[in-house]
RNA sequence: ACAGUUCUUCGGGGUCAGUGAAAAUCUGAGCCGGCGGUUAAAGUCCGCGACCCGACUGGGAGUUUGGCAGCCAGCUAAAUGACCUCAGGCGGUUGAAUCGGUGAAAUUCCGAUACCGACGGUUAAAGUCCGGAUGGGAGAAGAACAUG
Numbered sequence: 001a002c003a004g005u006u007c008u009u010c011g012g013g014g015u016c017a018g019u020g021a022a023a024a025u026c027u028g029a030g031c032c033g034g035c036g037g038u039u040a041a042a043g044u045c046c047g048c049g050a051c052c053c054g055a056c057u058g059g060g061a062g063u064u065u066g067g068c069a070g071c072c073a074g075c076u077a078a079a080u081g082a083c084c085u086c087a088g089g090c091g092g093u094u095g096a097a098u099c100g101g102u103g104a105a106a107u108u109c110c111g112a113u114a115c116c117g118a119c120g121g122u123u124a125a126a127g128u129c130c131g132g133a134u135g136g137g138a139g140a141a142g143a144a145c146a147u148g
């Protein structure tokens, strides 16, 4: 110095006005952009995460049978199709950008003009409000250990 094991911490942002009985959802004008990669820096290139769907595997609950105990509450062994619930990996689904300039190199920088944004809820329709979420997570940083 490299690889390994364990642990700790961190790990998503964004509004005002108008109309109206009612809208942060409509209209107008704003604002926001997870993680890794990419010879130069990315919401719109490549991949990942989360959300959603599917079957598979394992556990739990529940149920049934036997035994023990028995006031209540239960304990234990075995079995168990479906339903419910938790976890894992696997598969599927998953939005959007062009042009010009500079340069060795940029759909990543500069200029211009655009575009996209899950699901449920809400007295009127949501990227921005509320909710699942004090969740999960791609990953990031650090510490310790001991072996090669």
Base pairs, nucleotide, nucleotide: 002148003147004145005144006143007142008141009140010139015029016028017027018026030128031127032117033116034048035047036046037045043115044114052092053091054090056088057087058086059085060084062080063079064078065077066076067075068074097113098112099111100110101109119131120130121129
Predicted 3D model of a 148-nucleotide RNA (FMN riboswitch aptamer (RFN element)) from an Actinomycetota bacterium.
The model forms 100% of the base pairs in the Rfam consensus.
The sequence was found by an Rfam model in a public genome assembly.
The prediction has a mean pLDDT of 82.
Its Rfam family is "FMN riboswitch aptamer (RFN element)". Rfam links the family to the GO term FMN binding. From the family's description: The RFN element is a highly conserved domain that is found frequently in the 5'-untranslated regions of prokaryotic mRNAs that encode for flavin mononucleotide (FMN) biosynthesis and transport proteins.